[in-house]
RNA sequence: GCCGUCUUAGCUCAAUCGGCAGAGCAAUCGCUUCGUAAGCGAUAGGUUGAUGGUUCGAUUCCGUUAGACGGCA
Repeated sequence: GCCGUCUUAGCUCAAUCGGCAGAGCAAUCGCUUCGUAAGCGAUAGGUUGAUGGUUCGAUUCCGUUAGACGGCA
């Protein structure tokens, strides 16, 4: 230098044909216990890396760009 994959909640990752953004763990509150842990229930938490475009509608499609990883030279 060229090619490919990935970037979504605090962390690990889903969401596939474009149609309400989710799970587990963590956090907070409650139940339970003499108390703690475990267990159970609930709650909160997101400009989907950035920017622009297509569309009635974009995590999803297209352009540019940043970062991480891999391959070729």
Transfer RNA from an uncultured Bacilli bacterium, 73 nucleotides, folded computationally. It matches the Rfam family "tRNA". By type it is a transfer RNA. The prediction has a mean pLDDT of 81.